[in-house]
RNA sequence: AAUUGAUAAAGCCACAGCCGUUGCGAGGCGGUGUCGGAAAGCCACGGAUCUCUCGGGAGGAGACCGCCGGGUUACCAUA
Repeated sequence: AAUUGAUAAAGCCACAGCCGUUGCGAGGCGGUGUCGGAAAGCCACGGAUCUCUCGGGAGGAGACCGCCGGGUUACCAUA
């Protein structure tokens, strides 16, 4: 350096639920929580799913990266 991710070590993230707040909504944010995670960091690029107090429909506008794929960057260890 590559590879790999251990019932190990250091650090990290934080599902459901609950509380507060915000949005018509899907959801977002903060706290708590700790199911899980080796990209559960970041990017809505493709698909899926979901929402709309947009639309007759086609469609449009959104949400979601902890659904799958893709792109990109990175910590520790390498037993």